[in-house]
């Protein structure tokens, strides 16, 4: 000196399920007795049903700490929470700075 870890950062990639139904609110057009009707919709929120799991969270378990008591623990399970066109999000996985730690 190479390099390993872990944390922050930019970039790149990143799946899976309903463009579901109703109701109110908003905005557009259009008719008309002007306050109502009819129709659109990449728009909110709230309610139903049916579904995904790879933020996040819970929960057990192989293992590990130390015999035990305890503690740690996943891509597995659960679906609180999210999430089912596109936008956004996204475990992870490569990559670039940057900082710590380890260090033959």
């Nucleotide at each position: 000196a190479u390099u390993u870890g872990c944390c922050a950062u930019g970039c790149g990639g990143g799946a899976g399920a309903g463009u579901u139904c109703g109701a109110u609110c908003g905005a557009g057009u259009g008719c008309g007795u002007u306050c109502g009707c009819a129709u659109u919709u990449g728009g909110a929120u709230c309610g139903g049903c049916g579904c995904c799991g790879a933020a996040g969270g819970a929960g057990c378990a192989a293992c590990c700490g130390c015999c035990c008591c305890c503690g740690g623990a996943a891509a597995c399970u659960c679906u609180c929470a999210g999430g089912c066109a596109a936008c956004g999000g996204g475990a992870c996985c490569g990559u670039u700075u940057g900082g710590c730690a380890a260090g033959a």
Glycine riboswitch aptamer from Notoacmeibacter sp. MSK16QG-6, 104 nucleotides, folded computationally. The coordinates come from a structure-prediction model, not an experiment, and the mean pLDDT is 76. The source organism's lineage runs through Bacteria, Pseudomonadota, Hyphomicrobiales, Notoacmeibacteraceae and Notoacmeibacter.